[in-house]
This record gives sequence, C1' cells and structure tokens, in this order.
RNA sequence: GGCCCUAUAGUCUAGCGGUCAGGACGUCGGCCUCUCACGCCGAAAGCUGGAGUUCAAUUCUCCAUAGGGUCACCA
Repeated sequence: GGCCCUAUAGUCUAGCGGUCAGGACGUCGGCCUCUCACGCCGAAAGCUGGAGUUCAAUUCUCCAUAGGGUCACCA
C1' cells in the first nucleotide's frame, strides 16, 4: 500500500428500512432481612463522524476515523 471484517450505555451482546433501540452484568433507589448477601420491583445510561439514497436510516451506499485479519513491499 491492496483486499476483507468490525464499531450499539461503564462492560458484553440482540437488531437484515417504520421497535418509546431489547437482554445480561455493573450503578442508583425501593422492598425483603437483625445486618450483609441472595432474591424481587423500579430508574438512569447507548447506535464512531460526515455525506448520499428514501416519505422514513442504527439498518442500504460512499468517504473518513479507530481496531482487527490477510496479501504484497521493505532488492
């Protein structure tokens, strides 16, 4: 340098054009308990950036950024 893959809360993860973006752990509040833990109920927190297509984009296309894989160069 070419090609390919990935990017969603603090962490992990679901989502193949119309979902108030779902779940787990963690955090916070409450219940339970003599206390803690467990358990139960509830809450806050997320689509890498830009452009395009579309009535509508987290989802499709392009570019960029970051990470990874592979091939080549390093004569």
Transfer RNA from a Deltaproteobacteria bacterium, 75 nucleotides, folded computationally. NCBI's taxonomy places the organism under Bacteria, Pseudomonadati, Myxococcota, Myxococcia. It matches the Rfam family "tRNA". By type it is a transfer RNA. It was read from a public genome assembly.